[in-house]
The part of an RNA shown here (small-subunit ribosomal RNA, 5' domain) has 507 nucleotides and comes from an uncultured Erysipelotrichales bacterium. The coordinates come from a structure-prediction model, not an experiment, and the mean pLDDT is 82.

Context: one part of a larger RNA
RNA sequence: GGAUGAACGCUGGCGGCGUGCCUAAUACAUGCAAGUCGCGCGAACCACCUCGGUGGGAAGCGGCGAACGGGUGAGUAACACGUAGAUGAUCUGCCCCAAAGACCGGGACAACGGCUGGAAACGGCCGCUAAUACCGGAUAGGAGUACAUUUAAAGGAGCUUUCGGGCUUCGCUUUGGGAUGAGUCUGCGGCGCAUUAGCUGGUUGGUGGGGUAAUGGCCUACCAAGGCGACGAUGCGUAGCCGGCCUGAGAGGGUGAACGGCCACACUGGGACUGAGACACGGCCCAGACUCCUACGGGAGGCAGCAGUAGGGAAUCUUCGGCAAUGGGCGAAAGCCUGACCGAGCAACGCCGCGUGAACGAAGAAGGCCUUCGGGUUGUAAAGUUCUUUUACCAGGGAAGAACGUUUCAAAGAGGAAAUGCUUUGGAAGUGACGGUACCUGGGGAAUCAGCCACGGCUAACUACGUGCCAGCAGCCGCGGUAAUACGUAGGUGGCGAGCGUUAUCC
Numbered sequence: 001g002g003a004u005g006a007a008c009g010c011u012g013g014c015g016g017c018g019u020g021c022c023u024a025a026u027a028c029a030u031g032c033a034a035g036u037c038g039c040g041c042g043a044a045c046c047a048c049c050u051c052g053g054u055g056g057g058a059a060g061c062g063g064c065g066a067a068c069g070g071g072u073g074a075g076u077a078a079c080a081c082g083u084a085g086a087u088g089a090u091c092u093g094c095c096c097c098a099a100a101g102a103c104c105g106g107g108a109c110a111a112c113g114g115c116u117g118g119a120a121a122c123g124g125c126c127g128c129u130a131a132u133a134c135c136g137g138a139u140a141g142g143a144g145u146a147c148a149u150u151u152a153a154a155g156g157a158g159c160u161u162u163c164g165g166g167c168u169u170c171g172c173u174u175u176g177g178g179a180u181g182a183g184u185c186u187g188c189g190g191c192g193c194a195u196u197a198g199c200u201g202g203u204u205g206g207u208g209g210g211g212u213a214a215u216g217g218c219c220u221a222c223c224a225a226g227g228c229g230a231c232g233a234u235g236c237g238u239a240g241c242c243g244g245c246c247u248g249a250g251a252g253g254g255u256g257a258a259c260g261g262c263c264a265c266a267c268u269g270g271g272a273c274u275g276a277g278a279c280a281c282g283g284c285c286c287a288g289a290c291u292c293c294u295a296c297g298g299g300a301g302g303c304a305g306c307a308g309u310a311g312g313g314a315a316u317c318u319u320c321g322g323c324a325a326u327g328g329g330c331g332a333a334a335g336c337c338u339g340a341c342c343g344a345g346c347a348a349c350g351c352c353g354c355g356u357g358a359a360c361g362a363a364g365a366a367g368g369c370c371u372u373c374g375g376g377u378u379g380u381a382a383a384g385u386u387c388u389u390u391u392a393c394c395a396g397g398g399a400a401g402a403a404c405g406u407u408u409c410a411a412a413g414a415g416g417a418a419a420u421g422c423u424u425u426g427g428a429a430g431u432g433a434c435g436g437u438a439c440c441u442g443g444g445g446a447a448u449c450a451g452c453c454a455c456g457g458c459u460a461a462c463u464a465c466g467u468g469c470c471a472g473c474a475g476c477c478g479c480g481g482u483a484a485u486a487c488g489u490a491g492g493u494g495g496c497g498a499g500c501g502u503u504a505u506c507c
Stems, first nucleotide, its partner, number of pairs: 001507004006503005013354006019347002021312001026310003030307003035064003040061002045056005071265003081189007090182002095178007103137004112127006141150001155170006191237003198228003203225008240262004244255004267288005290301004318344001320343003326340001327338004357387004367378004393443005401434001406429008451496005456477003462491005472479002
């Protein structure tokens, strides 16, 4: 000199864009943060009408999602990460392409009804019922062969009908391929200590078996006795890694906040279940610590999600608005949900921009300070004259961000026996949290806005008074013991300026 997720002191006008618990991975009151589908299913209930339908619809069965998104950095020195490869050792829901199929049957369980246990949480017994829930068979295909084993939803909605059916659309099954995502393996690379020198028994390898989507001591039985290490094993300490960021001419050094990628974790420890995917933050089970409820028999909970509280600390924000946009989940769609996100609020925490007026104005006014008492300086500074009105305030106008989806009208096209439906184009209707915000116009009036640090040398900037090795200053050298440009105050001056200094840390 530069830098910071900063803090502290004094001061503080506005706007834009960012950033904001670095400490206790401490404990958490309260609200919200993951639902959705009635075009899978039965049925209670509600509304409407033609009494049979239509619409809505809590709970329940069922499907998909809840493994994403969001948080944190505890652990981890490791194939965790980065980079380059391997997978002839693998899986992949939804999506895309291709081929084939979707046949025949069956029995239950919730909801519901009855009885009943419990303070509650939550149950128990009996009975009824539907399905795109579940089960059996056929067919097809696949896994080297054989044996064995293994599919489907004739479903939903709509249109049409000669009532046989046909068509459209969304689903379903199998096989092959793609895309995406993931698992596993390997070379190389990036901390400290040798005042850590030896470490190792599933340990190193083989065979058989098991297990996994998959290789493998991953596991197991037997056999052999190996394997690693001064090119630093083992141990201990510290630490999430990277793209990047800061600094530097570079080499390098430091760092890993925000944003992006990967990893790990979800009160602590362990475990599996479901599933395409988890060993699962707002799922389950067990153990533990803690908190709460209890009728003492037993139960409930997990903010390292968004706000917020207590505590710790030098220190870090609102218990806000909205799904309008972007994105996500579900749905045929309308739509619903979304503390992701978009916005607003608070904080000079940072960067950037603007303002606190402009021109003229010497009797060089008054006052202050200094003085050799002549004067000097503050100083064109003020006053005064003439202007301007950014900003602030008041009033009026007032956006872009909106594209769709959807409904309706019109036209065209492919297909079809026809209709619904599908595709394309055009017109109309309709959708904004921010917000009456940005922006524009008008109004009056210089009106509403300057501080902080320093002045011995380094280092730009000097005098007076007070004090008298006292009080004090100080980054280093050093000042102060009666004329202190170094302490305190005043005047003046220098620097920066809505900031200025100090402290801490890095180059």